[in-house]
Context: one part of a larger RNA
């Protein structure tokens, strides 16, 4: 000179696009942030229709059995110097959904929620009895292909639903055919993931020695899979001054910010990958978690209580408290991206689109333009003659960016429909110089100087250093210089 997610001081007009807890991974009131399917399955209730009557049909919605999602998506950097990341190779694996094949979807059979009824409990909730349905459950047939095999053989699957419909069968419901989505098996993609190696990855030698599952092999096992990943038995190895081992700081990158570069510093906002979710642990379900808004066990803390006993976990988004020099709204919308469920209508999304707050940063625009005096007043200065503010105001004239009033009004939506933003943006009459300038500094380095106070005082100050009676350095005014909706200061790293 350049920089910041900045703070502070005095000041502020407006637009745009960005960005806002850097501190205590400190403890939270409150609402909300993950549900959807009724085209998988019985009831319940509400409203309708037929029917003598058992009862039956349609429409809505509601808790329960089932699915599928919840493992994305959203937040934080506590930990971690290497089970991370980065780039670059590998071989012994998975794989819900999707995408191309191939082969089947045959016949059964018992539960059990819901729903009634009884009963414990202050409550969270539990408990017994009795009925029921399925795309729930579980045999049993079949096996192109899969698996295991001592190569003989052995072993294993399924489900249905919904719309349409000539004939024929049926007392209907229905079969039956069709068309369409499911399900079962397998082979192959695509996209994901998991493991393995190399190489690279701060600071301490006032850390030099470290290591017993520790290095290796044999046989089980464990896994999706490879491997002391674990077990038993054997061998005695393995790393290390080219820094092991321990101490100590830190998530890592694409990137940034600086610099001609080389490097030197950083790692906030976007993007990838890690890791964590009150502290530790540990499994369950599931393709896919050892799971941020699941569970189960311990611990602190909180809160409820009939004392028996139960509830939680904002490093999701608003928000409160503390902490701090500091860091926003307990907003609007699913109209657009996207993402779960649904066949679709739809339904759900505090992702996300938006708006609200802050000059925090950047840009961009304004706060008027032209005449106007040998030059007013007022203020300083003065050699008392003038100077100097200063064309500066007054005055005249012109514009109307911006502001105020009225008026018209989008795109974004490729649509069956459907705009939060937003009556914004934008246009267009009208109104009228009107609604808009400040800081910071004038000893030298550094552009820019007189008077007056004060008197080593009160004070300045970044370094040199000013002030003790004529202070260009301290105050305070009058002139001056930078920079401009910002100036200055402090920190901060090149």
């Nucleotide at each position: 000179g350049a920089u910041u997610g900045a703070a502070c001081g005095c000041u502020g007009g407006c637009g745009g696009c960005a960005u806002g807890c850097u501190u205590u991974a400190c403890a939270c009131a409150u609402g909300c942030a993950a549900g959807u399917c009724g085209a998988a399955c019985g009831g319940g209730c509400u409203g309708g229709g037929g029917g003598c009557a058992a009862c039956u049909c349609c429409a809505g919605u509601c808790a329960g059995u089932g699915g599928c999602g919840a493992a994305c998506g959203g937040g934080u950097g506590a930990g971690u110097a290497a089970u991370g990341c980065a780039u670059c190779g590998g071989a012994a694996c998975g794989u819900g959904u999707c995408c191309c094949g191939u082969a089947g979807u045959g016949g059964g059979g018992g539960a059990u929620a819901a729903c009634c009824c009884g009963g414990c409990g202050a409550a969270a909730g539990c408990c017994g009895g009795a009925c029921u349905a399925a795309u729930a459950c579980c045999g049993c047939a079949u096996a192109u292909g899969c698996u295991c095999u001592a190569c003989g053989g052995a072993g294993g699957a399924a489900a249905g639903c919904a719309g349409g419909g000539g004939a024929c069968c049926g007392c209907a419901a229905g079969g039956c055919c069709u068309u369409g989505u499911g399900c079962u098996a397998u082979g192959g993609g695509a996209g994901c993931g998991g493991c393995c190696g190399a190489u690279g990855u701060c600071c301490g030698a006032u850390u030099a020695g470290c290591u017993a599952g520790u290095u290796g092999g044999u046989g089980g096992g464990g896994u999706a899979a490879u491997g002391g990943c674990c077990u038993a038995c054997c061998a005695a190895g393995g790393c290390g001054a080219c820094g092991a081992u321990c101490g100590g700081u830190a998530g890592c990158u694409g990137g940034u910010c600086u610099g001609a570069g080389a490097g030197g510093a950083u790692g906030a906002c976007c993007a990838g990958c890690c890791a964590c979710a009150c502290u530790g642990g540990g499994a369950c379900u599931g393709c896919g978690a050892a799971a941020c808004g699941g569970c189960c066990c311990a611990g602190a803390c909180u809160c409820c209580u009939a004392c028996g006993g139960g509830a939680g976990g904002c490093a999701g988004c608003a928000g409160c408290g503390a902490g701090g020099a500091a860091u926003a709204u307990u907003g609007c919308g699913c109209a657009a991206u996207g993402g779960a469920g649904g066949a679709a209508a739809c339904u759900c999304u505090g992702a996300c689109g938006c708006a609200g707050u802050a000059a925090c940063g950047c840009c961009g625009c304004g706060u008027g333009g032209g005449g106007g005096a040998a030059g007013a007043a007022g203020a300083c200065c003065u050699u008392c003659g003038g100077g100097u503010u200063g064309u500066a105001a007054a005055c005249c004239u012109c514009u109307u960016u911006u502001u105020g009033u009225g008026a018209a009004g989008a795109c974004g939506a490729g649509u069956g429909a459907g705009g939060a933003c937003g009556g914004u943006a934008u246009u267009c009459a009208u109104a009228g110089a009107a609604u808009a300038a400040g800081u910071c500094u004038c000893g030298g380095c550094u552009a820019a100087c007189u008077a007056c106070g004060u008197g080593c005082c009160a004070g300045c100050a970044g370094c040199c250093g000013c002030g003790g009676u004529a202070a260009g350095a301290c105050g305070u005014a009058g002139g001056a210089g930078g920079c401009g909706a910002g100036c200055g200061u402090u920190a901060u790293c090149c």